[in-house]
């Protein structure tokens, strides 16, 4: 000095001049008007993927179903999100060990409860995919047969059968602990050391785990981003939510369910109980709201009005206001805290439309300018994105 | 702005963890004097893209890209 790769900042810039947004202030012809003043997109304003606030269904109650999270503490208004910790899991290199394997350091990574509740799948391939098994092989014992000379209770080949066996070979993503030794007819945790692993206490941490000491020959492969257990959490619907005010309107019209039945002596009026219709926007269940009036009829029961709900049909209006931009707000300093972050103190106000402003010419400057355009806020997350600068880190090469 | 479905062969669709299928169209061939139907055999697929779990993804998870679709 240049390349890599990580994190983190930032995101052309000046001047003039015409437009356009809403504000503020003025001025008058009072008009959706003139003038004048400062101000007017982002780190992602973008997907809508999470989490809140706000508002509305009843004031939001149980259970169940749904649906989401998922190592651990923490932060946080809350989050699936962030910090810190832990544990795996890959590659690189170096140490120990006959080997199995351990284990330091560097760097990337993880949707990382629970497969010893249960149910399910695990194709083809293989002898066998989960309560194991046995094709080839090894081995043993029985036995037609054939060679062999030592002629036998021999030995060898070669086939049939009865067992034993899981070393080895083949298969497969994946094959029932591995590794040396013993052992054995031929093998096996069959038996012993050591890797591993499962279980117990013992100590260390808030936790999550780590050690370390026993103990069990080891019995249960994998997938829960298959169904499911276990904890926690979630009501539904989204600013086209919703509130008010003007306008016009008809006190719409059609069908269609409910208005029961029994107690409190009996009527009236009320209460109650079961029931019936309707709300709580998935089911119950519990709550809450209705269950009325009248006429004809001896009665049964039929009719007419009315509540509520339900399905269709017309009509009107489709304009302002507010919700709406001062907020878990942003810098700056100081305290705490490893860190997200939070306490305290100072300063600043910095778009707000609604067919919807943020542009357009000229001239300069430089590295010659990427992805991108608000639309109820707000805290993450994901993508998209030239250059530019800050810091760690690696590699080459230069000097010394 | 808020809500939501869908993307498999030229078209319309299936398919749902294990070699991807139909019907229509397309090529050759028989059939006919020729064509149409009809019978026979054949090509043609990054399953919308890119991660991830999985032995193994069209299927199942997240992230993006296209296309429709509903609202006062």
């Nucleotide at each position: 000095a240049a390349g890599g790769c990580a994190a983190g900042c930032u995101g052309u810039c000046u001047u003039a001049u015409c437009g356009c947004g809403g504000c503020u202030g003025u001025c008058u012809c009072u008009a959706c008007g003139g003038c004048a003043g400062a101000c007017g997109a982002g780190g992602a304003a973008a997907g809508u993927c999470c989490g809140g606030a706000c508002a509305a269904c009843a004031c939001a109650g149980a259970g169940c179903a749904c649906c989401g999270u998922a190592c651990c503490a923490c932060c946080u208004a809350a989050c699936g999100g962030g910090u810190g910790g832990g544990g795996g899991g890959c590659a690189g290199u170096g140490a120990c060990g006959c080997g199995a394997g351990u284990u330091g350091c560097u760097g990337c990574u993880c949707a990382c409860a629970g497969a010893a509740a249960g149910c399910g799948c695990c194709a083809c391939a293989g002898a066998a995919a989960a309560c194991a098994u046995a094709c080839c092989g090894c081995c043993u014992g029985g036995u037609a047969g054939c060679u062999a000379c030592g002629a036998g209770u021999u030995a060898g080949c070669c086939g049939c059968u009865a067992g034993g066996u899981a070393a080895g070979g083949g298969u497969g993503a994946a094959a029932a602990g591995g590794u040396a030794g013993g052992g054995u007819a031929a093998g096996a945790g069959c038996c012993u050391a050591c890797c591993g692993g499962g279980c117990a206490a013992g100590c260390g941490g808030u936790a999550a785990c780590g050690c370390u000491u026993g103990u069990c020959g080891c019995a249960u492969g994998g997938c829960a981003a298959g169904c499911c257990u276990u904890a926690c959490g979630g009501g539904u619907u989204g600013a086209a939510a919703g509130a008010c005010c003007a306008a016009a309107u008809a006190g719409g019209c059609u069908g269609g369910a409910a208005c029961g039945u029994a107690g409190c002596c009996c009527a009236a009026a009320g209460c109650u109980a079961c029931g019936c219709g309707g709300g709580u926007g998935g089911c119950u269940c519990g709550u809450c709201c209705g269950u009325a009036g009248u006429g004809c009829g001896c009665a049964a029961g039929c009719g007419c009005u009315g509540u509520u709900c339900c399905a269709g049909u017309g009509g009107g209006u489709g304009g302002g206001u507010c919700g709406u931009u001062a907020g878990a707000g942003g810098c700056u300093g100081u305290c705490g805290g490893u860190g997200a972050c939070g306490g305290c103190a100072g300063u600043c106000c910095u778009a707000g439309a609604u067919a919807a402003a943020u542009g357009a010419u000229a001239a300069g400057a430089c590295u010659c300018g990427a992805c991108a355009g608000a639309a109820u806020c707000c805290g993450g997350c994901u993508u998209a994105u030239a250059g530019g600068c800050u810091u760690g880190u690696u590699u080459u090469c230069c000097a010394c | 702005g808020c809500c939501g479905u869908u993307g498999u062969a030229g078209c319309u669709c299936a398919g749902u963890g294990g070699u991807a299928g139909a019907g229509c169209a397309c090529u050759u061939c028989a059939u006919u004097g020729g064509u149409a139907a009809u019978g026979a055999a054949g090509a043609g697929g990054u399953c919308g893209g890119c991660a991830g779990u999985u032995c193994a993804a069209u299927u199942c998870u997240g992230c993006u890209c296209a296309a429709c679709g509903g609202c006062u």
Two RNAs folded together computationally: RNase P RNA and transfer RNA, 472 nucleotides in total. It holds a member of the Rfam family "Bacterial RNase P class A". It is annotated as a ribozyme. Model confidence (mean pLDDT): 75 of 100.